[in-house]
Context: one part of a larger RNA
RNA sequence: UUGAACGCUGGCGGCAGGCCUAACACAUGCAAGUCGAGCGGAAACGAUGGAAGCUUGCUUCUAGGCGUCGAGCGGCGGACGGGUGAGUAAUGCGCAGGAAUUUGCCCAGCAGUGGGGGAUAGCCCGGAGAAAUCCGGAUUAAUACCGCAUAUACCCUACGGGGGAAAGAGGGCCUCUCCUUGGAAGCUCUUGCUGUUGGAUGAGCCUGCGUUGGAUUAGCUUGUUGGUGAGGUAAAGGCUCACCAAGGCUACGAUCCAUAGCUGGUCUGAGAGGACGAUCAGCCACACUGGAACUGAGACACGGUCCAGACUCCUACGGGAGGCAGCAGUAGGGAAUAUUGUGCAAUGGGCGAAAGCCUGACACAGCCAUGCCGCGUGUGUGAAGAAGGCCUUAGGGUUGUAAAGCACUUUCAGUAAGGAAGAAAAAGCCGAAUUAAUACUUCGGUAAUAUGACAUUACUUACAGAAGAAGCACCGGCUAACUCCGUGCCAGCAGCCGCGGUAAUACGGAGGGUGCAAACGUUAAUC
Numbered sequence: 001u002u003g004a005a006c007g008c009u010g011g012c013g014g015c016a017g018g019c020c021u022a023a024c025a026c027a028u029g030c031a032a033g034u035c036g037a038g039c040g041g042a043a044a045c046g047a048u049g050g051a052a053g054c055u056u057g058c059u060u061c062u063a064g065g066c067g068u069c070g071a072g073c074g075g076c077g078g079a080c081g082g083g084u085g086a087g088u089a090a091u092g093c094g095c096a097g098g099a100a101u102u103u104g105c106c107c108a109g110c111a112g113u114g115g116g117g118g119a120u121a122g123c124c125c126g127g128a129g130a131a132a133u134c135c136g137g138a139u140u141a142a143u144a145c146c147g148c149a150u151a152u153a154c155c156c157u158a159c160g161g162g163g164g165a166a167a168g169a170g171g172g173c174c175u176c177u178c179c180u181u182g183g184a185a186g187c188u189c190u191u192g193c194u195g196u197u198g199g200a201u202g203a204g205c206c207u208g209c210g211u212u213g214g215a216u217u218a219g220c221u222u223g224u225u226g227g228u229g230a231g232g233u234a235a236a237g238g239c240u241c242a243c244c245a246a247g248g249c250u251a252c253g254a255u256c257c258a259u260a261g262c263u264g265g266u267c268u269g270a271g272a273g274g275a276c277g278a279u280c281a282g283c284c285a286c287a288c289u290g291g292a293a294c295u296g297a298g299a300c301a302c303g304g305u306c307c308a309g310a311c312u313c314c315u316a317c318g319g320g321a322g323g324c325a326g327c328a329g330u331a332g333g334g335a336a337u338a339u340u341g342u343g344c345a346a347u348g349g350g351c352g353a354a355a356g357c358c359u360g361a362c363a364c365a366g367c368c369a370u371g372c373c374g375c376g377u378g379u380g381u382g383a384a385g386a387a388g389g390c391c392u393u394a395g396g397g398u399u400g401u402a403a404a405g406c407a408c409u410u411u412c413a414g415u416a417a418g419g420a421a422g423a424a425a426a427a428g429c430c431g432a433a434u435u436a437a438u439a440c441u442u443c444g445g446u447a448a449u450a451u452g453a454c455a456u457u458a459c460u461u462a463c464a465g466a467a468g469a470a471g472c473a474c475c476g477g478c479u480a481a482c483u484c485c486g487u488g489c490c491a492g493c494a495g496c497c498g499c500g501g502u503a504a505u506a507c508g509g510a511g512g513g514u515g516c517a518a519a520c521g522u523u524a525a526u527c
Stems, first nucleotide, its partner, number of pairs: 001525002004523004011375006017368002019333001025330002028328003033076003038073002041069002045067002048063007083286003092211007101203002106199008114148001116146002124137005154163003168191006177184003212258003219249003224246008261283004265276004288309005311322004339365001341364003347361001348359004378408004388399004412468001414463005422454001428446006471516005476497003482511005492499002
């Protein structure tokens, strides 16, 4: 000094920390959704209108017309956030460089957003199956899918040429055209879509140096080392393949074996160094075990897919389902490590135009003296040096101002009352820009107002009464602190030296003392 444990003891608070072992197996709940302002729609709920019945305020029916919305298609996100350290001694990490790349959302610039088509979920009908689920028919939409047109830029090129995009949605309006309550293929605002250039951010790749122990591991290597050509990748490259050459590494330790995530840092130390790598932060690796790809800007993907294996569960025996090293929790292992809590109020993230929804990230609360820090358990006075205990040379000494008594105080805990900050964005109103427009949208300003899990918060005040709050280890030397009794090499102690065999300051008890103190000791580990 510790992520500690054990023994004994235990008042309060603040701030931290909490499976180091079985990367063992997991019941249950939750941890990734969201968008109706992309789409066809309407299972549920609600409001409103209409119809019927009556029990006169309820039931039934009806209208996607409205608020909304199950399931479905589609978009974005599930590659972040969270966990663990098994593997890895270098495809890793740290420091410093590099060139042959990519980058959704975001920012800036330029150009465009024309005209068509065929399907398919859902719904409906029918069928198979115990289930999981699947099959057939008919029909339908899109910001889903596919052509055509155009493309200065972009890509390929033999420099002749060739290739190659897009999607709409929402709000408002009637100045112009058309029909005329008003609306549209018109105008306008917002947002999206396509191509491309640059940026920003992220990612991939390469090089140098550094990065544990063992020689009782001395040789290792055949895609191995290099070249040419080709393939492949976003990209250089034996990354892969064909051919050619025979190289490459190694005593400055190759190969093999063992151990190990690395770093910022942490602990210690005057430093040099040594040991470690919990919490927090950066990077890496992994997600039941092994393998593989798909989708995508990004994965070879913890809560996606496929195959194989082990294990568990369901089964109508034909066949299916699952993966807590997410948060809680259970069993087991262990000396040992917490609640199946509250909330999205704040911060952050995903989706959305927004309202908002989701968020076991996070914010908080609960448990534990696990650690650090702070406070308290009273203060003053009080000699008849009381009683009792212990010792005694029996005179006394000591416990000891200690107690009692007297006079005060009330921190903390308790009870009661008051009571911040964490909350400002958003929304509303006013003004400006835009526009035909007082819509819409954006920007600026702004009185009042809404939103708090924690929370019976922090804090403040009042009330009562010394009232509710001290232990642990040690006392032979090292090492601060001594006597009596018991025991008699016994019982026992012990970190080392060593104590104990009849006067034990060393064992056990007592009185006294010493040291720390809500702790004190022991064990383990490290400097």

This is a predicted structure of a 527-nucleotide part of an RNA (small-subunit ribosomal RNA, 5' domain) from an uncultured prokaryote.
Its Rfam family is "Bacterial small subunit ribosomal RNA".
The full RNA is in RNAcentral, with records from ENA.
The coordinates come from a structure-prediction model, not an experiment, and the mean pLDDT is 83.